[in-house]
Molecule: small-subunit ribosomal RNA
Organism: metagenome
RNA sequence: CGUAGCAAUACGUUUGUAAAGCGGCGAACGGGUGAGGAAUACAUGGGUAACCUACCCUCGAGUGGGGAAUAACUAGCCGAAAGGUUAGCUAAUACCGCAUACGACUCUCGGUCUGCGGAUCGAGAGGGAAAGCGAUACCGUGGGUAUCGCGCUCAUGGAUGGGCUCAUGUCCUAUCAGCUUGUUGGUGAGGUAACGGCUCACCAAGGCUUCGACGGGUAGCUGGUCUGAGAGGACGAUCAGCCACACUGGCACUGCGACACGGGCCAGACUCCUACGGGAGGCAGCAGUAAGGAAUAUUGCGCAAUGGGCGACAGCCUGACGCAGCGGCGCCGCGUGGGGGAUGAAGGUCUUCGGAUUGUAAACCCCUUUCGGCAGGGAAGAUGGAACGGGUAACCGUUCGGACGGUACCUGCAGAAGCAGCCACGGCUAACUUCGUGCCAGCAGCCGCGGUAAUACGAAGGUGGCAAGCGUUGUUCGGAUUUACUGGGCGUAAAGCGUGCGUAGGCGGCCUGUUAAGUCAGAUGUGAAAGCCCUGGGCUCAACCUGGGAACGGCAUUUGAAACUGGCAAGCUAGAGUUAGGUAGAGGGGAGUGGAAUUUCAGGUGUAGCGGUGAAAUGCGUAGAUAUCUGAAGGAACACCAGUGGCGAAGGCGGCUCCCUGGACCCAAACUGACGCUGAGGUACGAAAGCGUGGGUAGCAAACAGGAUUAGAUACCCUGGUAGUCCACGCCGUAAACGAUGUCGACUAGCCGUUGGGCCCUUAUAGGGUUUAGUGGCGCAGCUAACGCAUUAAGUCGACCGCCUGGGGAGUACGGCCGCAAGGUUAAAACUCAAAUGAAUUGACGGGGGCCCGCACAAGCGGUGGAGCAUGUGGUUUAAUUCGAUGCAACGCGAAAAACCUUACCUACCCUUGACAUCUACAGGACUUAGCAGAGAUGCUUUGGUGCCUUCGGGAACUGUAAGAUAGGUGCUGCAUGGCUGUCGUCAGCUCGUGUCGUGAGAUGUUGGGUUAAGUCCCGUAACGAGCGCAACCCUUAUCCCUAGUUGCCAGCGCGUAAAGGCGGGAACUCUAAGGAGACUGCCGGUGAUAAACCGGAGGAAGGUGGGGACGACGUCAAGUCAUCAUGGCCCUUAUGGGUAGGGCUACACACGUGCUACAAUGGCCGGUACAGAGGGCUGCGAACUGGCAACAGUAAGCCAAUCCCACAAAGCCGGUCCCAGUCCGGAUUGGAGUCUGCAACUCGACUCCAUGAAGUCGGAAUCGCUAGUAAUCGCGGAUCAGAAUGCCGCGGUGAAUACGUUCCCGGGCCUUGUACACACCGCCCGUCACACCAUGGGAGUGGGUUGCAAGAGAAGUAGGUAGUCUAACCUUCGGGAGGGCGCUUACCACUUUGUGAUUCAUGACUGGGGUGAAGUCGUAACAAGGUA
Repeated sequence: CGUAGCAAUACGUUUGUAAAGCGGCGAACGGGUGAGGAAUACAUGGGUAACCUACCCUCGAGUGGGGAAUAACUAGCCGAAAGGUUAGCUAAUACCGCAUACGACUCUCGGUCUGCGGAUCGAGAGGGAAAGCGAUACCGUGGGUAUCGCGCUCAUGGAUGGGCUCAUGUCCUAUCAGCUUGUUGGUGAGGUAACGGCUCACCAAGGCUUCGACGGGUAGCUGGUCUGAGAGGACGAUCAGCCACACUGGCACUGCGACACGGGCCAGACUCCUACGGGAGGCAGCAGUAAGGAAUAUUGCGCAAUGGGCGACAGCCUGACGCAGCGGCGCCGCGUGGGGGAUGAAGGUCUUCGGAUUGUAAACCCCUUUCGGCAGGGAAGAUGGAACGGGUAACCGUUCGGACGGUACCUGCAGAAGCAGCCACGGCUAACUUCGUGCCAGCAGCCGCGGUAAUACGAAGGUGGCAAGCGUUGUUCGGAUUUACUGGGCGUAAAGCGUGCGUAGGCGGCCUGUUAAGUCAGAUGUGAAAGCCCUGGGCUCAACCUGGGAACGGCAUUUGAAACUGGCAAGCUAGAGUUAGGUAGAGGGGAGUGGAAUUUCAGGUGUAGCGGUGAAAUGCGUAGAUAUCUGAAGGAACACCAGUGGCGAAGGCGGCUCCCUGGACCCAAACUGACGCUGAGGUACGAAAGCGUGGGUAGCAAACAGGAUUAGAUACCCUGGUAGUCCACGCCGUAAACGAUGUCGACUAGCCGUUGGGCCCUUAUAGGGUUUAGUGGCGCAGCUAACGCAUUAAGUCGACCGCCUGGGGAGUACGGCCGCAAGGUUAAAACUCAAAUGAAUUGACGGGGGCCCGCACAAGCGGUGGAGCAUGUGGUUUAAUUCGAUGCAACGCGAAAAACCUUACCUACCCUUGACAUCUACAGGACUUAGCAGAGAUGCUUUGGUGCCUUCGGGAACUGUAAGAUAGGUGCUGCAUGGCUGUCGUCAGCUCGUGUCGUGAGAUGUUGGGUUAAGUCCCGUAACGAGCGCAACCCUUAUCCCUAGUUGCCAGCGCGUAAAGGCGGGAACUCUAAGGAGACUGCCGGUGAUAAACCGGAGGAAGGUGGGGACGACGUCAAGUCAUCAUGGCCCUUAUGGGUAGGGCUACACACGUGCUACAAUGGCCGGUACAGAGGGCUGCGAACUGGCAACAGUAAGCCAAUCCCACAAAGCCGGUCCCAGUCCGGAUUGGAGUCUGCAACUCGACUCCAUGAAGUCGGAAUCGCUAGUAAUCGCGGAUCAGAAUGCCGCGGUGAAUACGUUCCCGGGCCUUGUACACACCGCCCGUCACACCAUGGGAGUGGGUUGCAAGAGAAGUAGGUAGUCUAACCUUCGGGAGGGCGCUUACCACUUUGUGAUUCAUGACUGGGGUGAAGUCGUAACAAGGUA
């Protein structure tokens, strides 16, 4: 809307929406991931005449006529579910026949072309298609016709997309060397879209491989990305192309396309559901979750754009995609303000306390407003698309539509407002100080920082760098010429095979022709896009996006060229070889033979040793050795010749003769005609030792035995001695097999030897020239890191082979191969170190060499070590025994004086701005008497006292009190320092400038020949000069002169005494002390280079630096000293400062150093007697006299000292005594009595007297000093000091011996040599053992992974077969047949099972070596002649 109207209901028709189903197309795209895969992949270029391609385009021909079902749906049944099943109905562009079919397809015949595979043309035969729907118009009951649109079928061509196939390229491993049976090929068949062993039957026995097969490991490939100058190297995220995969394995179906991510079946593992019977699933899609992990995002918005699928369209779908969110993950851009501003503010930090720095930084003044905030506006991306209307159409008009997003962008407002960190600061590498810490904590990329002054740790201040980031970690490339193609090496640094022959391979003489593989040139195709590069454009710029160009180094096709390389052909003789004649030779193999020597045996002579060593012993010998003579045996090796001589590939080869045999060289001709060089694998030879079998064995001699040596001595030395050494045969296959130098060829100055030949000259056995093949020395250019090499290259080139890539682990393990074994060959890794190595330089060192010096040795003299004592030290002790010095070069040292003091130590008692210095304030005056307490410091009380200068203002010292700045410290660090000192060493060295040489460190000079004490001087000289050292200048002493003459002196004159320079005088002498002289190898002779110089001599006081002293180069020893002093830093501050008393430094089992006194007769004792020098003296030296036994005391002269005193020197000499002994030696110790100093001698002084009278009779090993006025011996003085020397520093007296000489010990100098040393021989360094840790090999085995072979097994599926069973379309003679399904079965096959191998990983009692580790043990193998090269 219709059935007459209205309403309800039902039915029919139409339209819309939703859902299921049938049908079509898509789902094979898009999206994800990289497990597998080393070639069925990928890249580049080809082939397909051996192929396919839905949708799309083009063109040709058609789209006629029928049939049978089935889903949805309805009904029933089963099941928990998933789902299934039975019966019934129905449609199509779903399904099935029939008709027709030009092309196309198949077969046959013929023609043309042909690269012989095929292509094409013509004829004949055969079997094969289809589907309709919508709109409009006309006719019309249904319905039919026409047009248009969308479809459908057959065929043609195209486009697109694929399949297959070929060539080239594409990781590591040879400790993977042989692999393969559908394997390789053929014939036939099957199968596929298509070729093909793709599959099957038969036949043949092939195929791959050192140009790396097979095996193992690892890996998606590419465009490209990162890096690099490039060549390369590493990588393969994002984007793009290809491949593979989709829980794991297998399988097919559908389809144009799949063996299919979000399809199916099966098996397996896992998860989930279950009614236990059975089912479901696959995020390597987008989000999201969990786990793992150092670590990686939102369960967002939208289909608006771009793209895809379906559809006529509208439209639907799209975690593709477009956007947003999270993450500084990266790249790019922007901001956090700009200008001015010095008192250089405050604060911080540092400080030399002056200042510097932070720093124009801030404050302050002026200005701007991006970003952010607030407010207002607000896109492009949408010229495209769609709807509606008009139009035949092209087209025109109107309208609609944005996830991002109220986002980008624009405008306004206010206000410097809201916005800076990280790392580093020792060098590399830009940037420095303080504090803290104290080999701790820590840092570190490498070197390396840190043990009390850290630019290195931590912090702070400052500075440098980068900046919304910065730093670290990991990774890749670079630097790295450090794998070397560009672009390395091999004598000694790592590296030449031990040597030949030779296969493959690589390379290869001259000329001609040809070819065109290599090569060169042109053209064409390709080399996707993106990226890189160049040049334009768009976002305000940039990053980013985008247009164009160039490039893409390559591959393929084609046309040319023909020099060179290659191929082919024909020649040549210069490379190579052959033939003739000669030459030299330890070339090789075999056989024979000779003498000397050793040993043994036999015999003779002969007697006590021989032998051996550094010295001995073992051993041999009276059973007759050694020695000597004669004879014999046996084995091995061959003196002289003999030579950087010869031969050989190397190893190697040595009496003589013969036989066999290889190679080289020379000469002149002839011949062959590139026949050549090298040589991976391969093969042969290959010292000694070793092995097997059998011989032989004189000497020698591993093992072994004994003797020595030694701490030990499994060694060196000695006595023996077996394998072995020798022969035959067979193995082994290595050496510092070396010239540490591969083979071959060419070229590049010379000189001198020597071996074998040829030629020439000649004075002819000699000599010379020249040439060739060897073998040596030197040397130019060149090379080399240097040393060195240098025609015999390590030079300049060419060819080929081998080898190297830090040291150790390690030439080892495992595996393979070889071997009888020993073992050889090939050959890693883990781990560990920052070195290992070469050549040369300078030193140092050497049980290396040469030269030289020194009281270094030797020759002498005297000591020490033994005794007692003194003194210092160690040790021990102590409350304390203060501290320092420690081989020489500490120990009679600091200390030239410990009873108190000193004094630093201990105990006790006191002080706290302090015992001492400066500043401030106040008070006072300074100062002083006495008493009391106390151990004293000190405290309390008390007496006297108003000072000095003055310009009258004051000033200068002084005392006390108070506070703080500060004092004080013999506290630490001599390893923070200055200064001073010791030592090598009074040794002769140490350096510089310029020049020269060397890459350089460095050298030269400075070495060499002489000489000296000397780097002293001379000569020579690529050196020439210079400096610090040596010497000299200085002091002293020895001689003389001059001047001077007291206190010194006294010859002459005089006085005088017992004597006396005592006196007058003198200035001669001695002496004193100032100045001079003198000594310089100056003179002579000799030697020498005629030099320097040395030897001798003269003269001289002195002779060759006359004697002595002072004087100490560059440096070494982290030498000594913070306790002389000074000083940085640290530490203490009512104490580590200061004061006082007492004690200690003086202890005492012991050990050592340095001394004194002795042990006696060269002496002790007693008596007498002689001669110095240099010093000191006023709080001093102190005469003379007196007393005392004496120390000393009393008194006291002189002297501020050439005047006086200390002060008699002693040894010596003269005389006496002792008579060899623990004494008439020696004097310790002890008792007693004293003296002196001092406040005080107890701890703890010196001296005197009397008494006592230890040890000790000349000193073990060892060790010290001294070369002439010295040693030895004798006394004297001084400093210190109240007192207290045997010490120290000085002084004189007496006064020797010896030195052949440089072999040795020690130290030193110069030259040279070796070096593994350089804190430098007190160095370095090796191995076992013990301990800890680490990685690794073996290992009875054990547990996994992968895989081969032989079998079992066999789901799903496909294919074949088919007894069974079921069956719509077609045919039928209606019986059935054709065909099909299910089932069964065969073949293939996944999971899976068994056996036996291979390989790999992990693990394993035990075990092997390796590495590392702070000072463990034992020895000392190496480095020097490393003590045995």